RNA sequence: GGAGCGGGCCGGAGGAUCGCCGCCGGAUUUCCGGUGGAGGAAAGUCCGAACUCCCGCGGGCAGCAGGCUGGAUAACGUCCAGGCGUGGUGACACGACGGAAAGUGCAACAGAAAGCAUACCGCCCCGCAUGGCGGGGUAAGGGUGAAAUGGUGCGGUAAGAGCGCACCGCGUCGCGGGUGACCGUCGACGGCAAGGCAAACCCCCUGCGGAGCAAGACCAAAUAGGGAAGCGAUGGAGACGCCCGCCUCCGUCGGAGCUUCCGGGUAGGUCGCUCGACUCGCACGGCAACGGGCGAGCCAGAUGAAUGAUCCUCACUCCGGCCCGCCGGAGUACAGAAUUCGGCUUACAGGCCCGCUCCACUU
Numbered sequence: 001g002g003a004g005c006g007g008g009c010c011g012g013a014g015g016a017u018c019g020c021c022g023c024c025g026g027a028u029u030u031c032c033g034g035u036g037g038a039g040g041a042a043a044g045u046c047c048g049a050a051c052u053c054c055c056g057c058g059g060g061c062a063g064c065a066g067g068c069u070g071g072a073u074a075a076c077g078u079c080c081a082g083g084c085g086u087g088g089u090g091a092c093a094c095g096a097c098g099g100a101a102a103g104u105g106c107a108a109c110a111g112a113a114a115g116c117a118u119a120c121c122g123c124c125c126c127g128c129a130u131g132g133c134g135g136g137g138u139a140a141g142g143g144u145g146a147a148a149u150g151g152u153g154c155g156g157u158a159a160g161a162g163c164g165c166a167c168c169g170c171g172u173c174g175c176g177g178g179u180g181a182c183c184g185u186c187g188a189c190g191g192c193a194a195g196g197c198a199a200a201c202c203c204c205c206u207g208c209g210g211a212g213c214a215a216g217a218c219c220a221a222a223u224a225g226g227g228a229a230g231c232g233a234u235g236g237a238g239a240c241g242c243c244c245g246c247c248u249c250c251g252u253c254g255g256a257g258c259u260u261c262c263g264g265g266u267a268g269g270u271c272g273c274u275c276g277a278c279u280c281g282c283a284c285g286g287c288a289a290c291g292g293g294c295g296a297g298c299c300a301g302a303u304g305a306a307u308g309a310u311c312c313u314c315a316c317u318c319c320g321g322c323c324c325g326c327c328g329g330a331g332u333a334c335a336g337a338a339u340u341c342g343g344c345u346u347a348c349a350g351g352c353c354c355g356c357u358c359c360a361c362u363u
Stems, first nucleotide, its partner, number of pairs: 001359010012314007020037007039334001043345002046343005051212004063208005068082005083097001084095004098203002103201002105197002120142002122138007150168006169192001170190005175184003216271004226262006232253007278297005284291002315332008
């Protein structure tokens, strides 16, 4: 200098004027002053929680989800560290990474043969007696396929073959290292057995009740409707020597009217609502995710739903012009709260910083 890899951050700045929403203070129908007012993703609503209500309690089946190891966390399908596999010269990236000797099943086309055996061409032997035919041996060579029963070499043989041997690979056991996944240049044994697919059923382990702030709680009109009591009618009893009435109690009827009360729900209002697994700073422990400690701070809470507009200066990018460092113009992404957090994913003009790798050159 070139080409890359990984991570972090900003995402216009300052000012003036006029508006909008919340809160505080003063005035008290309108107003004045102060103060706060979007994001890294507020988004998708894909995971995990807090909170609230529902199911009388508990257990199971089914179903769904997750699936290498250790750690972090309130929790997670997230994060950190590591192992193994694949890709890359490398920095690094990616992984649907439990089980195929429990069972069932699948493998198109091609091919002789696709799972436990088998032989199309070929090679070798024997017989017939010949441009071949029949029988047997073989799996080295050829051919098919995504996949064909370890690889190379030597020996061996009629030709061959782990048939034998050496090395490599593989498996089991031991030993050693590691918390573990796993690893080993170590030792012994085994000629090599249990081919692939669980993004097929299935088996094993772990987790999971449902609905969601339009959750839910409280206050509560008008109108209509519901219930209770009284006034009304009637029967019985208290109840008297008899009758009637009043009164009290117990029933029945009527619900037409009036009065009083109760409860449910609607409009409307209040709460939930924003102080929280919060933010910032400092040092500490830990490789890290993160943790605990000290100090400081208060940072939107609307509900037909605020967070905007204009102007000036500056910064950056692009375009045009020329007197070549000035002038003029345009632009400054994605987007935008609605109960709250932790993640993931997706969108994003332009720009800054840190660490690392490979190649070439110079000293």
Bacterial RNase P class A from a Thermoanaerobaculia bacterium, 363 nucleotides, folded computationally. Model confidence (mean pLDDT): 76 of 100. The gene name in the source record is rnpB. The sequence is in RNAcentral, with records from ENA. Its Rfam family is "Bacterial RNase P class A". Rfam classes the family as a ribozyme. From the family's description: Ribonuclease P (RNase P) is a ubiquitous endoribonuclease, found in archaea, bacteria and eukarya as well as chloroplasts and mitochondria.